The part of an RNA shown here (small-subunit ribosomal RNA, central domain) has 343 nucleotides and comes from Helianthus anomalus.
Context: one part of a larger RNA
RNA sequence: CUGGGCAUAAAGGGCAUGUAGGCGGUGAAUCGGGUUGAAAGUGAAAGUAGCCAAAAAGUGGCGGAAUGAUCUCGAAACCAAUUCACUUGAGUGAGACAGAGGAGAGUGGAAUUUCGUGUGUAGGGGUGAAAUCCGUAAAUAUACUAAGGAACGCCAAAAGCGAAGGCAGCUCUCUGGGUCCCUACCGACGUUGUGGUGCGAAGGCAUGGGGAGUGAACAGGAUUAGAUACCCUGGUAGUCCAUGUUGUAAACGAUGAGUGUUCGCCCUUGGUCUACGCGGAUCAGGGGCCCAGCUAACGCGUGAAACACUCCGCCUGGGAGUACGUUCGCAAGACUGAAACUC
Numbered sequence: 001c002u003g004g005g006c007a008u009a010a011a012g013g014g015c016a017u018g019u020a021g022g023c024g025g026u027g028a029a030u031c032g033g034g035u036u037g038a039a040a041g042u043g044a045a046a047g048u049a050g051c052c053a054a055a056a057a058g059u060g061g062c063g064g065a066a067u068g069a070u071c072u073c074g075a076a077a078c079c080a081a082u083u084c085a086c087u088u089g090a091g092u093g094a095g096a097c098a099g100a101g102g103a104g105a106g107u108g109g110a111a112u113u114u115c116g117u118g119u120g121u122a123g124g125g126g127u128g129a130a131a132u133c134c135g136u137a138a139a140u141a142u143a144c145u146a147a148g149g150a151a152c153g154c155c156a157a158a159a160g161c162g163a164a165g166g167c168a169g170c171u172c173u174c175u176g177g178g179u180c181c182c183u184a185c186c187g188a189c190g191u192u193g194u195g196g197u198g199c200g201a202a203g204g205c206a207u208g209g210g211g212a213g214u215g216a217a218c219a220g221g222a223u224u225a226g227a228u229a230c231c232c233u234g235g236u237a238g239u240c241c242a243u244g245u246u247g248u249a250a251a252c253g254a255u256g257a258g259u260g261u262u263c264g265c266c267c268u269u270g271g272u273c274u275a276c277g278c279g280g281a282u283c284a285g286g287g288g289c290c291c292a293g294c295u296a297a298c299g300c301g302u303g304a305a306a307c308a309c310u311c312c313g314c315c316u317g318g319g320a321g322u323a324c325g326u327u328c329g330c331a332a333g334a335c336u337g338a339a340a341c342u343c
Base pairs, nucleotide, nucleotide: 004315005314006313008297012312014199015198016197017196021192022191023190025086026085027084028083029082030081033079034078035075036074037073038072040070042068048064050062051061052060053059089189091185092184093182095180096179097178101175102174103173104172105171106170107169108152113147114146116144117143118142119141123134124133160167161166203246204245205244206243207242208241209240213239214238218234219233220232221231256311257310258309259308260307261306264289265288266287267286268285269284270283271282272281273280274279293300294299317342318341325336327334328333
C1' cells in the first nucleotide's frame, strides 16, 4: 500500500454554503475519441517454451510465443461528445397551515435588593452545631411610596422551530426557512464537496456604558491532625447592553451528507381526504416497543447500527495533540503537526 474499519474498543470534520473534482433520470438520432472484432507487416541479434539428433554434462539443428505500438477494414451495446425530445429527480407558481426561527423598537406583572416615611421592640441571621456578620445611631417583622437591574412563574409537553450553536412574559415593524394540497409552469437545472467563505454555547480579551441578584479571585468564621476545600458571612472581575475580537466544548444521537429498498403495533405535532359516534386513509415531523437482518456484546431495528450505491472526512499502542516551523490572534491561545525513544 492493499485488505479492514469509525454509537460505546483508535477513528464522523461543531454546522452550513459552495469552487475545482468525483458520481449521476428516461427515449431517440448522429459520431466513432475510449471500447471491441478481424487482417497485415513489424516485434533485429542474443536469450527463452517446445521438438529433433546426440548425450554423463557441455553441445549441434529446427523453431513457437512475445503484453505492445503502427496500418487497414468493421461493430455501435456501454462510457464520452453533439443534437432533439420526455417527466418521475430538482425547482417555480396558485390555495391553505403551524411554529420559543432571526433582527429592531416599545411595554407588563411577581420577586430580590436599596432608599424614604409610619407602626413596633430586642433581637435577627446562619448552621449538623456554631461563629464571623447585622441590630438601641432602632435592626428583623409589618404597611405605603420611590429607585434600579436582571430573569420571565403558571401555560409547558417524550411538544414546537432552526443547518448547527441555539430559541420562551406581551405587542408592533422588518425578515429567513418549512409542511400539506392542486398538479398549472420549467425540463436533469441533481448530489457530494479537497481548497475558499460564512455562522458558531460558555469563558476570555478591547473600548464605552450598566451593576439588583449571583459570584471565580480575595478576606473572615467554622470543620479538621492539617483544610490553600466541602459549610457559613461578606465580596472584586464576570454575568447585562453596544461595537469589535477569540473560534473552542462530553459543539453528543459520542452515530457525516444524499438517494433507493425492506414485518408490524402503540402514542403524539402540523396538514389533506373520508366518515360525522368511535374511527379510517395518506404525507411531513417527534417518541415508545418489536420481526427479519445486523452487532464482540450492550443494543440498533422504515428517523437503522438492516440491504445497496455515490462523494467527503477520519483511524492504526504510548511518546503527543507534545516539540519545531508557517499562518492567524491585542493577548490568552487556535489551526496545521512530527521524530528519537519505548512496547